[in-house]
RNA sequence: CAAGCAGGCCGGGCGAUCGCAGGGGGCAACAGACGGCCGUAAGGCCGGCGGUGUCUCUUGAGGAAAGUCCGAGCUCCGCAGGGCAGGGUGCUGGGUAACGCCCAGUGGGGGCGACCCCAAGGAAAGUGCCACAGAAAUCAAACCGCCGCCCCUGUUUCCGAGGGUUUCGGCUCUCGGACGGGAGAGCGUCCAGGCCGGUAAAACGGCUUGCGGCGACGCGGUAAGGGUGAAACGGUGAGGUAAGAGCUCACCGGCGGGCGGGUAACUGUCCGGCCAGGUAAACCCCACCCGGAGCAAGACCAAAUAGGGGGAGGAUGACGCGGCCCGCCGACUUCCCGGGUAAGGUCGCUUGAGACGUACGGGCAACCGGCGUCCCAGAUAGAUGAUCGCUGCCCGCAAGGGUACAGAACUCGGCUUAUAGGCCCGCUUGCGUC
Numbered sequence: 001c002a003a004g005c006a007g008g009c010c011g012g013g014c015g016a017u018c019g020c021a022g023g024g025g026g027c028a029a030c031a032g033a034c035g036g037c038c039g040u041a042a043g044g045c046c047g048g049c050g051g052u053g054u055c056u057c058u059u060g061a062g063g064a065a066a067g068u069c070c071g072a073g074c075u076c077c078g079c080a081g082g083g084c085a086g087g088g089u090g091c092u093g094g095g096u097a098a099c100g101c102c103c104a105g106u107g108g109g110g111g112c113g114a115c116c117c118c119a120a121g122g123a124a125a126g127u128g129c130c131a132c133a134g135a136a137a138u139c140a141a142a143c144c145g146c147c148g149c150c151c152c153u154g155u156u157u158c159c160g161a162g163g164g165u166u167u168c169g170g171c172u173c174u175c176g177g178a179c180g181g182g183a184g185a186g187c188g189u190c191c192a193g194g195c196c197g198g199u200a201a202a203a204c205g206g207c208u209u210g211c212g213g214c215g216a217c218g219c220g221g222u223a224a225g226g227g228u229g230a231a232a233c234g235g236u237g238a239g240g241u242a243a244g245a246g247c248u249c250a251c252c253g254g255c256g257g258g259c260g261g262g263u264a265a266c267u268g269u270c271c272g273g274c275c276a277g278g279u280a281a282a283c284c285c286c287a288c289c290c291g292g293a294g295c296a297a298g299a300c301c302a303a304a305u306a307g308g309g310g311g312a313g314g315a316u317g318a319c320g321c322g323g324c325c326c327g328c329c330g331a332c333u334u335c336c337c338g339g340g341u342a343a344g345g346u347c348g349c350u351u352g353a354g355a356c357g358u359a360c361g362g363g364c365a366a367c368c369g370g371c372g373u374c375c376c377a378g379a380u381a382g383a384u385g386a387u388c389g390c391u392g393c394c395c396g397c398a399a400g401g402g403u404a405c406a407g408a409a410c411u412c413g414g415c416u417u418a419u420a421g422g423c424c425c426g427c428u429u430g431c432g433u434c
Base pairs, nucleotide, nucleotide: 001430002429003428004427005426007424008423009422010421012391013390014389015388016387017386018385020060021059022058023057024056025055026054027053028052032049034047035046036045037044038043062405066416067415069414070413071412072411073410074294075293076292077291081326082325083324084323086290087289088288089287090286091105092104093103094102095101106120107118108117109116110115121285122284126283127282128279129278130277143226144225145222146221147220148219149218151182152181153180154179158177159176160175161174162173163172164171165170187215188214189213190212191210192209193208194207195206196205197204234252235251236250237249238248239247253275254274255272256271257270258269259268260267261266298347299346300345301344308337309336310335311334312333313332320328354374355373356372357371358370360369361368362367392403393402394401395400
């Protein structure tokens, strides 16, 4: 210098005039209620309060005020009780009021790297599913291939071994193989019987018996190789074998166990051929957490009131506990008709897990503690605005134009999303120079 990675921060500035909302203060007059004093009384005087008017001082949107996605405070629902159902979270340890957030680590994946990403418990508790293809998708199985075995027989064909003969071109015999045909102990299938499993009973499945019928894909071993598939019962190599196979061995992977390290997730090493398909964003199992509704929560004041008629349920327990059941409680609950009042005010409401600073203490950190300073919108249909001057930044030769995303509504802690432009610190890789 270039390309990147990670973290933190800003989000225009100064001024003038007019206005809006909250709070403080001054002045003025007025009727009002209240208190005190004087007066026999009518009344008079004083005081602060509240309202009105006016003047003045002071404060007044954000990093996300947003989405309302998590977690809380606060309030009410009789207790916030038990069980079931349901929901959430899901490597480990820590932080926190709490969390699905944050920090630190572990394991896996990506990147040359700084670093980034992960819905990361259990598939060896059980159940289900695994399309198409394929012999077979999990109590395994055998299409091609490889290997072994098998009674009789054919061959003008082919191959191999041995013999005889020859005019050396052949001819011929025996054995074996290939190929073909037959038989059927065995095998396949059908029928009949028996036994077992299965079912409510069946269907169905397995085993077995028959000198039963029919038949030819002959019978067996194997899982190296081929082929199918997203996935084929560990991988590579050697030994071994008829051919093969963790059958045996070495290394690698997994699983289990011993020992060492670590709080733990996990990890190092040794031993054991133990070798187990995938799927839990399928049911399910395990661990932990969860009552519901939300400031239109909710409390009070003012105004009005009346109560009537009709129906349903209820001490055989209603209503009430926002899915169901149980415990508990104990007398009202609800619908329709017609009628009255209001369409207001006060509180909750902003002093709080508060903000800022720190040459302080603990901790790797998140964070916690100490000390100091400060009070930083509280409106209720919703104030935080408008105009002008100078100026910063961007575009443009200039005239001029533009200046992001966006606006509190009970309050906090997070996450996510939007965001023009700019600043700071640290780190990585490459190139160049000294």
Annotation:
Predicted 3D model of a 434-nucleotide RNA (Bacterial RNase P class A) from a Bacillota bacterium. It was read from a public genome assembly, where an Rfam model found it. Model confidence (mean pLDDT): 76 of 100. Its Rfam family is "Bacterial RNase P class A". It is annotated as a ribozyme. Its family is annotated with dimeric ribonuclease P complex, ribonuclease P activity and tRNA processing in the Gene Ontology.